[in-house]
RNA sequence: CCUCGAAAAAGGCAAACCGCGCGAAAGCGCGGGACGCAAAGCCUCAAGCCUAAGGGCGCCUGGGAAGCCGGCGCCUAUGGUGGUUGGGUUGCCGAA
Repeated sequence: CCUCGAAAAAGGCAAACCGCGCGAAAGCGCGGGACGCAAAGCCUCAAGCCUAAGGGCGCCUGGGAAGCCGGCGCCUAUGGUGGUUGGGUUGCCGAA
């Protein structure tokens, strides 16, 4: 230095839940709190998964003179998830 990850040492992060805030939602930020994590540090390049504001299609014994409005269903990411996996990148320690 590379690989690897211990019944080691020093530490680190922070799930669920609660409070406040942002967001259409998924989810995110801050504070509390710890389920856990050897990268549970950082990055959406790939895949998976989540959401559907906006857009498209369809339906309605609704409203309307009509254009349309309203409601419902389906599809769709440009939104999200790094604590889903892969990948990139940086890093503490040094037993086997």
A computed fold for a 96-nucleotide RNA from a Candidatus Dadabacteria bacterium, annotated as c-di-GMP-I riboswitch aptamer. The sequence was found by an Rfam model in a public genome assembly.